RNA sequence: CGCCGAAUCUCCGGGUGCCGCCCGGGGAGCCGGGGACCCACCGUAUCCCCGGGGUGAAUCGGCGGGCCCCGCCCGGCCCCGGGCGGGGUCCGCCGUAGGGCUCCUCCGGCCCGAACCCGUCAGCUAACCCGGCAGGCGGCGAAGGAGAGGA
Numbered sequence: 001c002g003c004c005g006a007a008u009c010u011c012c013g014g015g016u017g018c019c020g021c022c023c024g025g026g027g028a029g030c031c032g033g034g035g036a037c038c039c040a041c042c043g044u045a046u047c048c049c050c051g052g053g054g055u056g057a058a059u060c061g062g063c064g065g066g067c068c069c070c071g072c073c074c075g076g077c078c079c080c081g082g083g084c085g086g087g088g089u090c091c092g093c094c095g096u097a098g099g100g101c102u103c104c105u106c107c108g109g110c111c112c113g114a115a116c117c118c119g120u121c122a123g124c125u126a127a128c129c130c131g132g133c134a135g136g137c138g139g140c141g142a143a144g145g146a147g148a149g150g151a
Base pairs, nucleotide, nucleotide: 001138002137003136004135008028009027010026011025012024013023014022015021016020029133030132031131032130033129034128039123051121052118053117054116055115060095061094062093063092064091065090066089067088068087069086070085071084072083073082074081075080098112099111100110101109104147105146106145107144
């Protein structure tokens, strides 16, 4: 100086001799949650046994393994082993809904597709109530090009 992200700006007091920085308390702005009427849900069958919910782009599949549970069959012999099928969970690869590199479009390229929180509880939701304003990364210039629009 830029990027992801809501995560920026500003005022007062204190801590330091001052700046900077830190702590506490406000304001603006941005973001998130809870919370009526109305509406929605609240129905049936099968299987399974695994509460449910929130922030976020981060979902949903396929393949292969580990562990656990259920059902069936077989062997041994009384409680073990094996096979098949189903489900849950974890791990790994491959995809993928979706997201970023621009405020928009086209072409192209490169990435992400996580993590965390609440604690048995929450649909939407006016009034009202509560909370956050972090963290991480890149460059000193050759992954961009074209167009539109704006200041």
A computed fold for a 151-nucleotide RNA from a soil metagenome, annotated as c-di-AMP riboswitch aptamer (ydaO/yuaA leader). The prediction has a mean pLDDT of 77.